[in-house]
RNA sequence: CGGGGUGUGGCUUAGUUGGUAAAGCGCACGGCUGGGGGUCGUGAGAUCGUGGGUUCAAGUCCCUCCACCCCGA
Numbered sequence: 001c002g003g004g005g006u007g008u009g010g011c012u013u014a015g016u017u018g019g020u021a022a023a024g025c026g027c028a029c030g031g032c033u034g035g036g037g038g039u040c041g042u043g044a045g046a047u048c049g050u051g052g053g054u055u056c057a058a059g060u061c062c063c064u065c066c067a068c069c070c071c072g073a
Stems, first nucleotide, its partner, number of pairs: 001072007010025004019056001027043006049065001051063003
């Protein structure tokens, strides 16, 4: 320098053909238990890497850039 891939709550991931983001672990509070552990219930937490574009509507499509990984030179 060229090509490809990945980027979503604190962490690990889902979200398949655009219709407004889900789960597990973790966290907070509460119940059961003498307490811990365990289990159950409730709740908080992501403007989806950045900035634009298309669209009535974008995590999803298009472009730019950034970070990381792989291949080639």
The prediction has a mean pLDDT of 81. The RNA shown here (transfer RNA) has 73 nucleotides and comes from a bacterium. It was read from a public genome assembly. It matches the Rfam family "tRNA". The family's RNA type in Rfam is transfer RNA.